[in-house]
This is a predicted structure of a 395-nucleotide RNA (Bacterial RNase P class A) from a Fidelibacterota bacterium. The prediction has a mean pLDDT of 76. NCBI's taxonomy places the organism under Bacteria, Pseudomonadati, Fidelibacterota.
RNA sequence: UAAGGUCGGAGAGAUGAUCGCCCCGGUUGUUAGCAGUGAUGCGGACAGCAGGGGAGGAAAGUCCGAACUCCGCAGAGCAGGAUGCCUUGUAACGCAAGGGGCCCGCAAGGGUCGGAAAGCGCAACAGAGAGCAGACGGCCUCGGCUCCGAUACGUCGGGGACGGGGUAAAGGUGAAACGGUGAGGUAAGAGCUCACCAGUUCUGCCGGCAACGGCAGAAGCUAGGCAAGCCCCAUCCGGAGCAACACAAAUAUGGAAGUCGUACCUGGCUCGGGUCAUGCUUCCAUGGUAGUGGCAAGAUCAGCUUGGCGACGAGCUGACCAGAUAAAUGAUCGUCAUCUGUCCGCCAGCUGGCGGAUGAGAUAACAGAAUUCGGCUUAUGACCGGCUUUGAGCU
Numbered sequence: 001u002a003a004g005g006u007c008g009g010a011g012a013g014a015u016g017a018u019c020g021c022c023c024c025g026g027u028u029g030u031u032a033g034c035a036g037u038g039a040u041g042c043g044g045a046c047a048g049c050a051g052g053g054g055a056g057g058a059a060a061g062u063c064c065g066a067a068c069u070c071c072g073c074a075g076a077g078c079a080g081g082a083u084g085c086c087u088u089g090u091a092a093c094g095c096a097a098g099g100g101g102c103c104c105g106c107a108a109g110g111g112u113c114g115g116a117a118a119g120c121g122c123a124a125c126a127g128a129g130a131g132c133a134g135a136c137g138g139c140c141u142c143g144g145c146u147c148c149g150a151u152a153c154g155u156c157g158g159g160g161a162c163g164g165g166g167u168a169a170a171g172g173u174g175a176a177a178c179g180g181u182g183a184g185g186u187a188a189g190a191g192c193u194c195a196c197c198a199g200u201u202c203u204g205c206c207g208g209c210a211a212c213g214g215c216a217g218a219a220g221c222u223a224g225g226c227a228a229g230c231c232c233c234a235u236c237c238g239g240a241g242c243a244a245c246a247c248a249a250a251u252a253u254g255g256a257a258g259u260c261g262u263a264c265c266u267g268g269c270u271c272g273g274g275u276c277a278u279g280c281u282u283c284c285a286u287g288g289u290a291g292u293g294g295c296a297a298g299a300u301c302a303g304c305u306u307g308g309c310g311a312c313g314a315g316c317u318g319a320c321c322a323g324a325u326a327a328a329u330g331a332u333c334g335u336c337a338u339c340u341g342u343c344c345g346c347c348a349g350c351u352g353g354c355g356g357a358u359g360a361g362a363u364a365a366c367a368g369a370a371u372u373c374g375g376c377u378u379a380u381g382a383c384c385g386g387c388u389u390u391g392a393g394c395u
Base pairs, nucleotide, nucleotide: 001391002390003389004388005387006386007385008384009383013336014335015334016333017332018331019330021054022053023052024051026049027048028047029046030045031044033042034041035040056366060377061376063375064374065373066372067371068241069240070239071238075271076270077269078268080237081236082235083234084233085099086098087097088096089095100113101112102111103110104109114232115231119230120229121226122225138167139166140165141164142163143162145160146159147158148157149156150155179197180196181195182194183193184192198222199221200219201218202217203216204215205214206213207212245293246292247291252286253285254284255283256282257281258280259279263275264274265273300319301318302317303316304315305314306313307312337363338362339361340360341358342357343356344355345354346353347352
């Protein structure tokens, strides 16, 4: 200097003033209620005063996991669903960290992950044949028929078409053809045999918690792809969800159907259990209620120490950082900062760099909580930084 890889930060600024919005606690006053013999206390409404706080890295998706709330017999089983190398972390996870095998890349790095010899199934075209495969053409051999040449007349050699048998090595088709190279062997060939190599299975030793790795040996055993096809194996899974749920308040009428069981009991089915007639279940029409809580102090955040390669854990200290309900955080002005433009000066000889001026402009993308938290995924303008790979040049 060029081209890469990977991780992190932050979310286009800071600050002052005026007005406006929401929440929190405090204080002053007024006011009605309740308790009390009274002093006074409790909570509420209104008005004022000063103070504190007020959207995101994804708040999005609603994809996983939970906390929390309720139902339930916090019973069993089946069906169903999810995950899928090993170990660890975590409240938990389909997430993360560290490792392992295979594949891609020169590399830094990236991708992927149970089983295809349990069974079933799927795969266009070409091709003989695509997983118990397979012979088109070819090669070898036999048979009679036919043609040519030679002949010592016994026969020998060669060609053609047809038929029988053998073959899968060479050639062809295809993305892929049932291990590869070499030698022997054979009528011609073939792991038919042998040597080496690859794969598969098994045995032993060593290392590792393990996935696996290394070494030595045996067996001629050679066994494509797809399981996000059915399936098999291992592990896990009750359901519904803040529109959960609790409290307060208000509240009726009419109709239809079912009903001691194939009823109801928070996904389906079976078994078992429980409830029920002044009852229960389902559906239709029309009324009543719309308030308060849940609601933000948390598996929270920050700093330091400490254990661990790391994710993360432990200890100490400190902090309180939205709580709306048709949905709050906005508007105006100024100063500084940054960027762009214009002008001037200097350097360079390029189209750039540095400095100054400017009452010229701009401050952007993706995008707004609604019970909360840990992740994943998706969208994203201008940036900043760490570590690292390869190439070229200089020293």